[in-house]
Parts: sequence; structure tokens; C1' cells
RNA sequence: GCAGGCGGAUGGGCAAUCGCGGCCGGGGUGGGCGCAAGCCGCGCCGCCGGUCGAGGAAAGUCCGGACUCCGUAGGGCAGCGUGCUGGCUAACGGCCAGGGGGCCGGCUUCACAAAGCCGGUUUACGGAAAGUGCCACAGAAAAUAUACCGCCGGGGGCGUUCGCGUCUUCGGUAAGGGUGAAAAGGUGCGGUAAGAGCGCACCGCCCCGCUGGUGACAGUCGGGGGCAAGGUAAACCCCACGUGGAGCAAGGCCAAAUAGGGGAGGGAGGGCCGGCCCGGCCCGUUUUCAACUCCCGGGUAGGCUGCUGGAGGCGGCUAGUAAUGGUCGCCGUAGAGGAAUGAUUGCCGCCGCGGGGCGACCCGCGGGCACAGAAUCCGGCUUACAGUCCGCCUGCCGCA
RNA sequence: GCGGGAGUAGUUCAGCGGUAGAACGCCAGCUUCCCAAGCUGGAUGUCGCCGGUUCGAUCCCGGUCUCCCGCUCCA
Repeated sequence: GCAGGCGGAUGGGCAAUCGCGGCCGGGGUGGGCGCAAGCCGCGCCGCCGGUCGAGGAAAGUCCGGACUCCGUAGGGCAGCGUGCUGGCUAACGGCCAGGGGGCCGGCUUCACAAAGCCGGUUUACGGAAAGUGCCACAGAAAAUAUACCGCCGGGGGCGUUCGCGUCUUCGGUAAGGGUGAAAAGGUGCGGUAAGAGCGCACCGCCCCGCUGGUGACAGUCGGGGGCAAGGUAAACCCCACGUGGAGCAAGGCCAAAUAGGGGAGGGAGGGCCGGCCCGGCCCGUUUUCAACUCCCGGGUAGGCUGCUGGAGGCGGCUAGUAAUGGUCGCCGUAGAGGAAUGAUUGCCGCCGCGGGGCGACCCGCGGGCACAGAAUCCGGCUUACAGUCCGCCUGCCGCA
Repeated sequence: GCGGGAGUAGUUCAGCGGUAGAACGCCAGCUUCCCAAGCUGGAUGUCGCCGGUUCGAUCCCGGUCUCCCGCUCCA
């Protein structure tokens, strides 16, 4: 320098005209009240002026809250969710820092391996010595280990050149072969009929203690144990912690309208109750008439509110490794409701194509400039994203 | 806007974590003068897509795409 990957920032700029939505002021018009003059913080507008008008994801709706209502939701069980440690936060399955594990690279001992140290990256990472389940096929055996081949020993048969060979049977053996994703510590020495933690050394593993650390955990530390305890909990489960449910079509107010209609089930206990119980409340116990469930109908489909000033943004200082917190100053920044936020023109920026010029560059054309668009509001996560800028990593090429 | 559900053969649907099936449809043969019906045989698949857990995933977990359903007031 080029290419690729990952992460972060940004997400075309300025001006004019027209259009759309909100708000403010003016004007016009209507309405209400009043006998009237008139009054009104009232409504409306193809009118005039001013001002504001999408995002980093407004998206997916995957988590967490605010807010509102419902049985005041208090307790227990069930269900669901989360899961190394510490911290941050309104809260979280989020974020920050650390620990352990995996992978990659470098360095150290001559080299390989191993180990140690350093750096990067990644990680849904409680418990498999509480219990249950599952582990297809292959394989002798898949979890109380097991004997197919092989190895070793004993007995028997046959053959024999008397060395042994071969067949069979009873035992021993997990060292060797083979199967598998996985075969019950590894290497070496001793030991043995052959073998085996059977014994020993080193490495690994488990338990207890000590030391360091808030802790996860770590240790060239001390002692004990021949080793028991394969994998799977994004299988049931156990442990710890959290969790009432619904959602702005929540909910509140005003107005309008009618048939608070019909049918079926249900029936002595039932319902509210929305997982169940305790607890609380209501109705019924008379065949017709309870509550309740389902179905068929009827009416109105208008307005106001919730509604945008909030865990707000920007900047400085400050505590902290950081996430984040504290403090001071400044700013005012969409609130629609079948749903506005757009279009055109000019100049500039970037890209593509064509032409001109030795070249820097110039001219022309483009319905080229991503992903996508608020809907109660916030904090995250995830996903989509042209071009430009910055950082890190990998590969290739060139130069020193 | 809010909430819920489903993606498996051409269609409608099954499917204990261990080689994916049924019915209808399709194709070929037999039968018939021909067709239908009948009989016999056969082909069917990125289990929507991408990752993860596991020895192994249609199934379990996460993400994503598509489709479907319900939700105003009187009440």
C1' cells in the first nucleotide's frame, strides 16, 4: 500500500417556492348565555403572519421499569424466570471490572512435547460422591463393569520327528487387538504363570488444614487417600434468588342511543376468583323464576383526557480502573389519531457513465446517495444498514 | 398499537432425542374397444432459515423470516 474481518463514530449540506400537521397571534364566520345593549379562558376555517416538526435503529416486541386498572395482591404450594464473583442501576436475562475454562500467538529451558510467564480473543460458567431417566448403531462389555480375539495356568482328546503342535474344557488376566462420541487415571521401574495402584517414583485427581484475596478463586505450602466419583441438568430434578395478573384498544370524564331482548346448557349448592389452598365477598336452596357458561340478536359508533418536562439533552469540574455517581451552568426539542413530517428548483459534496485535456482538472447526463419511518413514555438487547472517518486483527506485496 | 398461535411430501395432517410417516393427489403397469372405478408397483422432503446444547436435533435453547387469529363502547 492492497484485500478481508471485527468494533466505534457519522448517517448528505445550504437557500428559495409550494404543500401537510401541531401550537401562538390576527381576521372572518358560527354558536352559547342574556329581554336587550352586550358578554364569552367556546367551536370552526382551501384566509394572513410567526414558530416547531422522525431514528440510530422510530423495527423485532426479546427482557426490564414508570404509569393505570383489577380481589389491597398477606401467607403457603404449584408454575415461570435467572444462575462463577464483586460492583453499577429505578429495574433487568443489561452494563463494567475480576476469577475459572476453551482457542490463538509470542518468550523461556538445546529441540519436539509438556510446563511456566506475557498478550489477544472467546465463554447460557450453580449442583452429575441426593435420587430417577437416557447413552441408537457398532462392540465381548455402555455403568453393580465386562472375557470376543489374544496372553497365562490346570485337566482331557488326537497327532508327534518327543522339541512340541492342534482341538476342547475349567480358571486367571483389562497390559495388547478391535468397536465406539465415550471403555473405569497416565508414563516408567519393580513384580508376576501372565497381568493388574499389586508396590514404588514422577505427573494428574479427591479430601482436610494453613496462607493470600471482600469474593469467585489461587498457592513452589503442610497433612491424608491408591483413586472411589464416565457423559448428559438448553432431560426430570436439587439448591439459591426473583416473581400477583393485565395492559394506553390500560384507565377517567362528557355526550348519543335501546329490547337492559331471545334460545340452549346448568341445576342444589354455586359464583366472584383470572393456577390451587387458607383468608374475604355475593346469590340461591319451590316444578316455572339463582348465580354462571355458550350462541343468536339490538343500539351507539362522537368529543375531551391520559399525552409528552423526562430515571431529559449538551458542556465544564469532580469521585471511581470502569460501568456509573455527585455538582454547576446552558437548552426547550413532534404529539398525530385511516394517522402530518413531502415535493420542485438552484448551488455544493460523494458515486457511476460519457466526452475533452500530456496533466492537475474541466464539461454534460443520472427518477444515483443506504437501512428504514414516531403512535403512552423510558432503560437495554437483538436484527437491518450505501458511503465516509478512526482503531484493532489476519493475509499478500513493496521498501529500509 | 397490544396479546396469542402455527410453519414437516403437491394438499391436509401425524411423528418418546436414534435411518421421517399416513390419507388424498402424481407417475408407470395390468384390466377395458376407450374412459372411470378397481388391482399391483414406484417417485416423492434444505422438516421455513441461521447459530448453539448434545456422540447425535423435526423434537431442546437463542436469533430471524413468513402466515394466521383475537382485542372499542352501552356491558